[in-house]
Context: one part of a larger RNA
RNA sequence: UGGCGGGGGUCCGCACAAGCGGUGGAGCAUGUGGUUUAAUUCGAUGAUACGCGAGGAACCUUACCAGGGCUAGAAUGUCAGGUGACCGUCGGUGAAAGCCGAUUUUAUAGCAAUAUACACUUGAUAAGGUGCUGCAUGGCUGUCGUCAGCUCGUGCCGUGAGGUGUUGGGUUAAGUCCCGCAACGAGCGCAACCCCUAUCACUAGUUGCCAUCAGGUAAAGCUGGGAACUCUAGUGAAACUGCCGUCGCAAGACGUGAGGAAGGAGGGGAUGAUGUCAAGUCAUCAUGGCCUUUAUGCCCUGGGCUACACACGUGCUACAAUGGUAACUACAAAGGGUCGCAACACAGUGAUGUGAAGCCAAUCUCAAAAAAGUUAUCUCAGUUCAGAUCGGAGUCUGCAACUCGACUCCGUGAAGCUGGAAUCGCUAGUAAUCGUAUAUCAGCAAUGAUACGGUGAAUACGUUCCCGGACCUUGCACA
Repeated sequence: UGGCGGGGGUCCGCACAAGCGGUGGAGCAUGUGGUUUAAUUCGAUGAUACGCGAGGAACCUUACCAGGGCUAGAAUGUCAGGUGACCGUCGGUGAAAGCCGAUUUUAUAGCAAUAUACACUUGAUAAGGUGCUGCAUGGCUGUCGUCAGCUCGUGCCGUGAGGUGUUGGGUUAAGUCCCGCAACGAGCGCAACCCCUAUCACUAGUUGCCAUCAGGUAAAGCUGGGAACUCUAGUGAAACUGCCGUCGCAAGACGUGAGGAAGGAGGGGAUGAUGUCAAGUCAUCAUGGCCUUUAUGCCCUGGGCUACACACGUGCUACAAUGGUAACUACAAAGGGUCGCAACACAGUGAUGUGAAGCCAAUCUCAAAAAAGUUAUCUCAGUUCAGAUCGGAGUCUGCAACUCGACUCCGUGAAGCUGGAAUCGCUAGUAAUCGUAUAUCAGCAAUGAUACGGUGAAUACGUUCCCGGACCUUGCACA
């Protein structure tokens, strides 16, 4: 100087407390461990691994296994030799890859010899490796932590390591600001600048809008028209403790004060200092070293990554009446669409099929929002709850759904009656609950992830305690 203490002081955080809803019990989905296996490819392992890499494992992917093959190779460049235009076609064998055999055509320049281009082949360089090392590395990332810290120059103090500044008194979300002070300044962080959102004005008015006028319909901005409103998308305004009051030297704090759409950081996002964990990644990529070179490389068929006494994590669906079922009636936002979205009509109980208008989209379409409301029914039961499992029949995608896809219909109708110890999330348009869309994608194992809106709470006395963190101080046999 740091680190640590079941030392002290001050302060903060869904850390506790106050509340609401979960997990832990059931079934299933998914990841992991273990076990099994020819293989169940590899990585990630307290917080900071475990719906993670993977934002799509039937083949491919694919790295694993079995078997069949290739050896300058699946891809690229150079040199030398040979053959031939190339691209192709056919046959045999075979699971395919491959191997063997047959066959057609004969490029460009030049009179020609020949040269050039392309392809195949032989040889030589040079390849290839998801093989090892993340404890050789770059880059990228997690974490403490969006915590308020981390440092430097000069000066001063100390023999020196170092200290001071950065401590103290207040204040703040903040090393934020003020005052004081052997310090005076500065840098990286904080804040602000950026984006979305809440209000208004101006500009613009189609594909969006319809107040006024006219026409029109079963109905409808449907039509003429309009530019008000909504909206769209560009430019501005607006919030600064600016004003008032109280407290205070000041900084600032407080006020069911004003005005205002918004009030004290308005609400979100992006943004992550010096460093820590030899944290993670050599399997995104790059890269040193090592290893391999008829194989640890490459091609193919089939299998595996989907196994199953079990254990754990993360989720979905439930156990019902604040509910289930049936019919009818409403109200979103944000996205996607030409190898596409498909209105509408017809067929089918249905998944879907057939035909097909429109749309490269504020125009057409996916598209039905669902919780909600109204009416009816069920009447507390393992039930008209719950839907696992299994049988049968089908639809779709795709060379191909046996291993191993999703969906539909009929039948079947398991556990489960609110979950031990323990443990998690959340402070407001939040929790809870309800649907919608997208990426990946032929299809889909999506209950995942990422966005979007609808309905919409309870509670916070407080900081004694648990956990983590910041500053000062103290002890130390630790560095």

Overview
The part of an RNA shown here (small-subunit ribosomal RNA, 3' major domain) has 479 nucleotides and comes from a Bacteroidota bacterium. The coordinates come from a structure-prediction model, not an experiment, and the mean pLDDT is 83. The RNAcentral record of the full RNA draws on SILVA.